Record summary
Predicted 3D model of a 136-nucleotide part of an RNA (small-subunit ribosomal RNA, 3' minor domain) from a Bacteroidaceae bacterium. It matches the Rfam family "Bacterial small subunit ribosomal RNA". Gene Ontology terms of the family: structural constituent of ribosome and ribosome. Taxonomically the source falls in Bacteroidaceae (Bacteria, Pseudomonadati, Bacteroidota, Bacteroidales). Its mean pLDDT, the model's own confidence on a scale to 100, is 82.

Context: one part of a larger RNA
Order: sequence, then C1' cells, then structure tokens
RNA sequence: CACCGCCCGUCAAGCCAUGAAAGCCUGGGGCGCCUGAAGUCCGUAGCGGCGACGCGCGGCCGAGGGCGAUACAGGUGAUUGGGGCUAAGUCGUAACAAGGUAGCCGUACCGGAAGGUGCGGCUGGAACACCUCCUU
Repeated sequence: CACCGCCCGUCAAGCCAUGAAAGCCUGGGGCGCCUGAAGUCCGUAGCGGCGACGCGCGGCCGAGGGCGAUACAGGUGAUUGGGGCUAAGUCGUAACAAGGUAGCCGUACCGGAAGGUGCGGCUGGAACACCUCCUU
C1' cells in the first nucleotide's frame, strides 16, 4: 500500500536466448571407383656380359592426386513456432470476498483474448439455523 485493491490473456513495441525450415557453406573421418611417383620384392622367351649380374619389359604393394555416394559435427538461412525480460501502450475482466454464473481437475467442442458450454469428478465453497445418525 490494504477493493479507488489485486490480477489474467490476446494484440502492439524493444531486447535476449531458443525450436522447426527448402537450401547454401565449412571441417575432419571412414567407404567405393579411377589414376599412380620413388622403391623393395616376384617373373622374364629381349639386350649386354665368360660369369656373378646389370639393363629393358611385365606384375604385386604403394605416397599423392581425381571422382562419387553416404553418415557425423559446426556455421549460415527466406520464412515460421512458442518462451523470457522490459516505469506509465491496446482490448476486454477470467481468477481472488458467494469476484457478482462458487471455484478447481479431466475431457470434447466452440470463441479476438482472458475464456464459454456439455459430460464426469473434487471441496481446497459461502451458511451451519433446523432434522437424522455416530462419538465423548
């Protein structure tokens, strides 16, 4: 401060973080395919050598490079969803006193918004005068 009280939601404004989102960008990793240096090793009917062997040729492995799809992480993203906060905005007045239709819970439908209505449930509802029952 104390009903000239308190208080709810939509809408409007500003700020903050955040969810969704076609797509775009970046990163590291694995996978598949193509290509493939040096070099070891293997083969060798060619060349050289008396020979050991060397050269040439072929092959395996192979650093690196290219392409593809996929998963992951991060960033960005028209638009969109709610959330939080903010002296004095808008609309109403739902709740708090029986808050002026008691309120609340669940659910369905409906409505600018708080909310309304139906069905079921609770008393954490006002009043306790009378009646009945139980206990002391």